[in-house]
RNA sequence: UACUGAUAAAGGCAAACUUAGGGUAACCUGAGGACGCAAAGCUUCAGAUCCUAAAAAGGGUAGCUGGGCUGCCAAA
Numbered sequence: 001u002a003c004u005g006a007u008a009a010a011g012g013c014a015a016a017c018u019u020a021g022g023g024u025a026a027c028c029u030g031a032g033g034a035c036g037c038a039a040a041g042c043u044u045c046a047g048a049u050c051c052u053a054a055a056a057a058g059g060g061u062a063g064c065u066g067g068g069c070u071g072c073c074a075a076a
Stems, first nucleotide, its partner, number of pairs: 004074002012037002017032006035063001041069003045066003048061005
C1' cells in the first nucleotide's frame, strides 16, 4: 500500500421474534433480543424485488447484486 482479511486487539452494527408508537400497505421508529456482518457506514444511480394503484405515477427494501462517496485494525 492493499483489489487481501486472523480463532489478533480495540471498538461498531443488529436478523427472526416480543413489545409500544406511526403508515392503506410495503415497511419505519423506540425498547428488549442476537441470526449474522470487515463496510450490515452513507447514497435508490443501474438492475432486482415488495406495496398502493385501472393506468400514469408514487412509495418501501442499502441485511439482494453492482456503481458512487467515506471509514477502524494490520497477522499471513

The RNA shown here (c-di-GMP-I riboswitch aptamer) has 76 nucleotides. Its Rfam family is "c-di-GMP-I riboswitch aptamer". Gene Ontology term of the family: cyclic-di-GMP binding.